[in-house]
Molecule: transfer RNA
Organism: uncultured Gemmata sp.
RNA sequence: GGCCCUAUCGUCUAGUGGCCUAGGACACCGCCCUUUCAAGGCGGGAACUCGGGUUCGAAUCCCGAUAGGGUCA
Numbered sequence: 001g002g003c004c005c006u007a008u009c010g011u012c013u014a015g016u017g018g019c020c021u022a023g024g025a026c027a028c029c030g031c032c033c034u035u036u037c038a039a040g041g042c043g044g045g046a047a048c049u050c051g052g053g054u055u056c057g058a059a060u061c062c063c064g065a066u067a068g069g070g071u072c073a
Base pairs, nucleotide, nucleotide: 001072002071003070004069005068006067007066010026011025012024013023018056028044029043030042031041032040049065050064051063052062053061
């Protein structure tokens, strides 16, 4: 340098054009329970890498960039 794959809450992940003001688990915060802690119950905050395009509508499709991985040279 060419080609391929990947990028979503703090972490891991679901999602395959509308049913999603993006769901779950763990973690975190608050309350309940307990003499206290742990466990358990209830609740809360928190994310689509970036820039364009297509579409009535994009996390999802297309192009480019960035980052990571693989492969060839």